[in-house]
Molecule: Bacterial RNase P class A
Organism: Candidatus Cryptobacteroides sp.
RNA sequence: AAGGCGGGACGAUCUGCCGCGCCGAAAGGUGAGGAAAGUCCGGACAGGAAAGGGCACCCUGCUGCGGAAAUCGCAGAUGGGAGCAAUCUUAUAUGGGCCGUAACAGAAAACAACCGCCGCGCAAGCGGUAAGGGUGAAAACGCGGGGCAAGAGCCCACGACCGUUGUCAGCGAUGGCAUCGGGGUACGCCCGCAGGGCCUGCAAGACCAAAUAUACUGACAGUUGAGGGCUGCCCGCCUGAUGUCAGGGGGUAGGUUGCGUAGAUAAAUGGCAGAUAUAACAACAGAAACCGGCUUACGGUCCCGCCUUUUUU
Numbered sequence: 001a002a003g004g005c006g007g008g009a010c011g012a013u014c015u016g017c018c019g020c021g022c023c024g025a026a027a028g029g030u031g032a033g034g035a036a037a038g039u040c041c042g043g044a045c046a047g048g049a050a051a052g053g054g055c056a057c058c059c060u061g062c063u064g065c066g067g068a069a070a071u072c073g074c075a076g077a078u079g080g081g082a083g084c085a086a087u088c089u090u091a092u093a094u095g096g097g098c099c100g101u102a103a104c105a106g107a108a109a110a111c112a113a114c115c116g117c118c119g120c121g122c123a124a125g126c127g128g129u130a131a132g133g134g135u136g137a138a139a140a141c142g143c144g145g146g147g148c149a150a151g152a153g154c155c156c157a158c159g160a161c162c163g164u165u166g167u168c169a170g171c172g173a174u175g176g177c178a179u180c181g182g183g184g185u186a187c188g189c190c191c192g193c194a195g196g197g198c199c200u201g202c203a204a205g206a207c208c209a210a211a212u213a214u215a216c217u218g219a220c221a222g223u224u225g226a227g228g229g230c231u232g233c234c235c236g237c238c239u240g241a242u243g244u245c246a247g248g249g250g251g252u253a254g255g256u257u258g259c260g261u262a263g264a265u266a267a268a269u270g271g272c273a274g275a276u277a278u279a280a281c282a283a284c285a286g287a288a289a290c291c292g293g294c295u296u297a298c299g300g301u302c303c304c305g306c307c308u309u310u311u312u313u
Stems, first nucleotide, its partner, number of pairs: 001309010012276007020031004033284001037295002040293004045201004057197005062076005077092006095191003099188004114133002116129005141159002144156003161182003165178005205257004214249001216247006227239004
């Protein structure tokens, strides 16, 4: 210098003028984000349910620490994958089930015989065999020796893998060494194990409270006809048990609160000019009760650490 990996900070600032919301008598104060987003986790708060426990259902599942908690953060362990590397990514408790799937290809995808090899047989064929070939993403530990008709963990040494026991290191997951045992692969599902979880969300909920109707209470009037209808009034006719007044509870409209130095109400948070390394012409995006996370979107700027290659000293 070029390319790359990881982490962090920012998301223009200042001045003037005009405009808008909220608070305030006024002067004046205050007014979007790093994600306000998705509403995916957790909480707080609130209402409902509930003696306590169990079943069912749902979530989580390597270790340590942090945290109120979390499908949270940090650090780490082991296996797999990508990369020359920095680094990234993925999985993880534990036992069981005559559990399921493994496309195409292939004889066979888990109780393997197509070719080959060996034995028998005149042959057709039958039996043995997982060394070798072929198919496949994946084929029944690797390698050497023994063994055998030919072969094979069939046996043995060494090694890999899975597990037991001991010991050492570590808080631990786990690792080193020794020891003993084992032998059908990958993915998934179900059951069992451990821990946790009631339901609903600020349109939760709390308070005040019209008009109209009205539970209930009281007084008065009323079958000796109140009241209603024809019909505005009088009479008349029809009907037939409530009517009027006062008190009064609950609920509705509405208001206050929940609710914050933005705040909610169909909803303000903007515009112009000038200056500042080319200065917005450039991003994603607009709070709706609150807090902690996660995820997703994003033009550009700055800082730190590291890796690879090349050049110079």